A computed fold for a 351-nucleotide part of an RNA from an uncultured bacterium, annotated as small-subunit ribosomal RNA, central domain. It matches the Rfam family "Bacterial small subunit ribosomal RNA".

[in-house]
Context: one part of a larger RNA
RNA sequence: UUGGGUGUAAAGGGUGCGUAGACGGGAUUACAAGUUAGUUGUGAAAGGCCGAGGCUUAACUUCGGAACUGCAACUAAAACUAUGAUUCUUGAGUACUGGAGAGGUAAGUGGAAUUCCUAGUGUAGCGGUGAAAUGCGUAGAUAUUAGGAGGAACACCAGUGGCGAAGGCGACUUACUGGACAGAGACUGACGUUGAGGCACGAAAGUGUGGGGAGCAAACAGGAUUAGAUACCCUGGUAGUCCACACUGUAAACGAUGGAUACUAGGUGUAGGAGGAUAAAAAUCUUUCUGUGCCGAAAGCAAACGCAAUAAGUAUCCCACCUGGGGAGUACGGCCGCAAGGCUGAAACUC
Numbered sequence: 001u002u003g004g005g006u007g008u009a010a011a012g013g014g015u016g017c018g019u020a021g022a023c024g025g026g027a028u029u030a031c032a033a034g035u036u037a038g039u040u041g042u043g044a045a046a047g048g049c050c051g052a053g054g055c056u057u058a059a060c061u062u063c064g065g066a067a068c069u070g071c072a073a074c075u076a077a078a079a080c081u082a083u084g085a086u087u088c089u090u091g092a093g094u095a096c097u098g099g100a101g102a103g104g105u106a107a108g109u110g111g112a113a114u115u116c117c118u119a120g121u122g123u124a125g126c127g128g129u130g131a132a133a134u135g136c137g138u139a140g141a142u143a144u145u146a147g148g149a150g151g152a153a154c155a156c157c158a159g160u161g162g163c164g165a166a167g168g169c170g171a172c173u174u175a176c177u178g179g180a181c182a183g184a185g186a187c188u189g190a191c192g193u194u195g196a197g198g199c200a201c202g203a204a205a206g207u208g209u210g211g212g213g214a215g216c217a218a219a220c221a222g223g224a225u226u227a228g229a230u231a232c233c234c235u236g237g238u239a240g241u242c243c244a245c246a247c248u249g250u251a252a253a254c255g256a257u258g259g260a261u262a263c264u265a266g267g268u269g270u271a272g273g274a275g276g277a278u279a280a281a282a283a284u285c286u287u288u289c290u291g292u293g294c295c296g297a298a299a300g301c302a303a304a305c306g307c308a309a310u311a312a313g314u315a316u317c318c319c320a321c322c323u324g325g326g327g328a329g330u331a332c333g334g335c336c337g338c339a340a341g342g343c344u345g346a347a348a349c350u351c
Stems, first nucleotide, its partner, number of pairs: 003323004007305002012319001014201004021194003025088006033081002035077008049065006091191001092188003096183003103177007110154001115149007125136002162169002206247006215241002220236004258318006266295013300307002324351003333344004
């Protein structure tokens, strides 16, 4: 490489948009590049293969044949692929009507709680633990009442509920704004799928500059525990956590399951629409679309666990990745980064 694979054994890129490329719906027609059939030429000889012959045989050698599966030209076919033209609406999209949503960005507002400050009441303890101590407190703490300051997070609602491509998103109001869904079927007419490179987004921690700092809390200090205790427990506490702008680009970035399309028993919840039946209404029943769950020896698949219309089933297309363990996601080189480091990524050796 081929083959076989990628939920858990090695293996799905963190996610999207999209370039090249690859693949691609129905009908009619043209062409004949691919394709198919035939003819002609060529495909040196020797060797090899098959059949005969000659040296006593064999090796060796002579003759004949097939083969040389290729290439070129010409003739013909027109199903499929390619290409050109015309056309269609079911794929895809646009417009319209409607409701749902923690989707995003910005500004403003609110209440509970913690902490701190001021004032009042009040007196000797508070706090903490398995038990203690460090710590705080007669300079009046803890507790309690009133007022004020400031920062961060939004109880209940809350739900295998919703939204988003993923990361993720949860108080309220306003402004701007993205997407999905249902209905109806007006318009375009294959405009599609995937996507190497590329571009964009991307939790937490971390970095730079400037703010902010209530609580929490790496580092650090002290008290305990212990044989020791550079820990677990306690009292403190700085970066950080928050905001703005810029960088970083990684995670068990997980459904450990790439995307798209089609098909393949059922049962039962739930969210958003639409239709129908009963009904005054509420409500109930039922059909259907989209999402989100559960059950299922239904079939099928699977090493088993399990998956099972949200497939790990049956198929097609495109991309990514794997190929024994360690060495090693290391070294070297290159690219990126302020740095931390990231991306790409071996070998010797060894089992």